[in-house]
The prediction has a mean pLDDT of 81. A computed fold for a 77-nucleotide RNA from a Candidatus Dormiibacterota bacterium, annotated as transfer RNA. RNAcentral records the identical sequence in 2 taxa. Taxonomically the source falls in Candidatus Dormiibacterota (Bacteria, Bacillati). Rfam family: tRNA. By type it is a transfer RNA. Rfam describes the family as follows. Transfer RNA (tRNA) molecules are approximately 80 nucleotides in length.

RNA sequence: CGGGCGGUAGCUUAGCUCGGUAAAGCGCCUGGUUUGGGACCAGGAGACCGGAGGUUCAAAUCCUCUCCGCCCGACCA
Repeated sequence: CGGGCGGUAGCUUAGCUCGGUAAAGCGCCUGGUUUGGGACCAGGAGACCGGAGGUUCAAAUCCUCUCCGCCCGACCA
């Protein structure tokens, strides 16, 4: 320098192919159960999707630029 993959709740990941308004597990909060805790049951809060711009009625998803991480190649030695 070129190419590929990835970045989405506190954590680990789905969702992207085929645009329709974000899901699950663990964790957290409240209540029940228990002498209490754990486990279990019920309910709840929490992410606008790495950043910016564009296309569209509508973008996590498509396009462009860019940041970070990993891998491969090239170059140098």